[in-house]
Context: one part of a larger RNA
RNA sequence: AACGCUGGCGGCAUGCCUAACACAUGCAAGUCGAACGGAAAUUUAGCUUCGGUUAAAUUUUAGUGGCAAACGGGUGAGUAACGCGUGGGAAUCUACCCUUUGGUGGGGGAUAACUGAGGGAAACUUCAGCUAAUACCGCAUGUCCUUGGAAACAAGAAAAGAUUUAUCGCCAAAGGAGGAGCCUGCGUCAGAUUAGGUAGUUGGUAGGGUAAUGGCCUACCAAGCCUGUGAUCUGUAGCUGGUCUGAGAGGAUGAUCAGCCACACUGGGACUGAGACACGGCCCAGACUCCUACGGGAGGCAGCAGUGGGGAAUAUUGGACAAUGGGGGAAACCCUGAUCCAGCAAUGCCGCGUGAAUGAAGAAGGCCUUCGGGUUGUAAAGUUCUUUCGCCUGUGACGAUAAUGACGGUAGCAGGAAAAGAAGUCCCGGCUAACUCCGUGCCAGCAGCCGCGGUAAUACGGAGGGGACUAGCGUUGCUC
Numbered sequence: 001a002a003c004g005c006u007g008g009c010g011g012c013a014u015g016c017c018u019a020a021c022a023c024a025u026g027c028a029a030g031u032c033g034a035a036c037g038g039a040a041a042u043u044u045a046g047c048u049u050c051g052g053u054u055a056a057a058u059u060u061u062a063g064u065g066g067c068a069a070a071c072g073g074g075u076g077a078g079u080a081a082c083g084c085g086u087g088g089g090a091a092u093c094u095a096c097c098c099u100u101u102g103g104u105g106g107g108g109g110a111u112a113a114c115u116g117a118g119g120g121a122a123a124c125u126u127c128a129g130c131u132a133a134u135a136c137c138g139c140a141u142g143u144c145c146u147u148g149g150a151a152a153c154a155a156g157a158a159a160a161g162a163u164u165u166a167u168c169g170c171c172a173a174a175g176g177a178g179g180a181g182c183c184u185g186c187g188u189c190a191g192a193u194u195a196g197g198u199a200g201u202u203g204g205u206a207g208g209g210u211a212a213u214g215g216c217c218u219a220c221c222a223a224g225c226c227u228g229u230g231a232u233c234u235g236u237a238g239c240u241g242g243u244c245u246g247a248g249a250g251g252a253u254g255a256u257c258a259g260c261c262a263c264a265c266u267g268g269g270a271c272u273g274a275g276a277c278a279c280g281g282c283c284c285a286g287a288c289u290c291c292u293a294c295g296g297g298a299g300g301c302a303g304c305a306g307u308g309g310g311g312a313a314u315a316u317u318g319g320a321c322a323a324u325g326g327g328g329g330a331a332a333c334c335c336u337g338a339u340c341c342a343g344c345a346a347u348g349c350c351g352c353g354u355g356a357a358u359g360a361a362g363a364a365g366g367c368c369u370u371c372g373g374g375u376u377g378u379a380a381a382g383u384u385c386u387u388u389c390g391c392c393u394g395u396g397a398c399g400a401u402a403a404u405g406a407c408g409g410u411a412g413c414a415g416g417a418a419a420a421g422a423a424g425u426c427c428c429g430g431c432u433a434a435c436u437c438c439g440u441g442c443c444a445g446c447a448g449c450c451g452c453g454g455u456a457a458u459a460c461g462g463a464g465g466g467g468a469c470u471a472g473c474g475u476u477g478c479u480c
Base pairs, nucleotide, nucleotide: 001476002475003474004473005472008352009351010350011349012348013347014345015344016310021308022307023306025305026304027303030067031066032065035064036063038061039060040059041058042057043056044055045054046053047052074263075262076261083188084187085186086185087184088183089182092180093179094178097176098175099174100173101172102171103170104169105139107137108136114129115128116127117126118125119124145156146155147154148153161168162167163166189235190234191233196226197225198224201223202222203221204220205219206218207217208216238260239259240258241257242253243252244251245250265286266285267284268283269282288299289298290297291296316342318341319340320339324338325336326335327334328333355385356384357383358382365376366375367374368373389421391416392415393414394413395412399407424469425468426467427466428465429450430449431448435464436463437462438461439460445452446451
């Protein structure tokens, strides 16, 4: 962990180990109007032929554009590997952030939105016209940078503005921080009923490619390289900090939490970008599901809930962004199933309660009996007392303060009523604490081992009594 019986309360944790099986529905990544042109609504002012029109302000926003979407969240299929752990290393990149230096000149052509005309059942899409930018493209300048060169020098290569006028931006370069890629020593399961394996294979030269080293790739040359200190092959497996156990040495394990890795229906590929070969992006192929007007389209819960299925077995289609953190924004703020909370479950650990004192040479009833009595048993009743928890009433936080509280009228505090609402499970032959009667008669049954039962069974079934543990107890499973 599950199952059986039982079950009062609270705190803190934990909760699909099986089918990386298939998924209805909702939500889980947006934001910026202080980058841009439009559109809509409202208000005010001017003009008016009273239809409107022009200007300003406010609000909203489909589209272009920017940043984010590579984080956060899930899972462990694959992987025996520089994957992980630990210690070194050089041939690298780095958006946002910090520090420093310098600059931000002058032009151009488009395109969505929009309008018009079509196509399509839909998804969507075609043509023509118009327009803006911090979108795109030249020119100028350019410390440094890149390339060539011994040097001098030559060539190449940059920018963007916005507004509330105080700032925020943009470009180039250097340094930092944090992050990422790469190389490497050592360590890292089992099998020899797996002994040979390897042709880009091992090394070199030249080139290509990459942010960067390198057979990473290509051409040529050489014939190497690994292996009994177990190569190759096969099986199994994410690794670690840790966790369980143990006096330790060890053994077992890798849930929750934290670090790293891998994966995202299956296989492959690149695009964009500082960063991906990208869970909620794109393309191709495949399986499956759905829509279709049969021409064609749509989808991917190993996100949070939830459904079916599998299984001995694992929860709510909940609340809030109040806190912490993240993204965007100048900010207000918006988003956030991260998170914080609540719900369900004795699943675990811990704490508390189910009353306390007194009360008979001892009621009744039950059981046993040698019929005298013994035992249940101070147990009950009775008397006195208390009120934890629960219940009722009131008050009422910390967490967050300048303001803002989901939790929550919660925790806590005060008052009130009444012993009032709260005990079970397994065992009693020996191991092993705890014994008698009745029933049964090798039957029915018990059982962890030894073994009990065939007419006096402390071993089966019931009763009385007793023992152990206790909101649990017992059984089964796994580990030491």

A computed fold for a 480-nucleotide part of an RNA from an uncultured bacterium, annotated as small-subunit ribosomal RNA, 5' domain. The RNAcentral record of the full RNA draws on Greengenes. Its mean pLDDT, the model's own confidence on a scale to 100, is 87.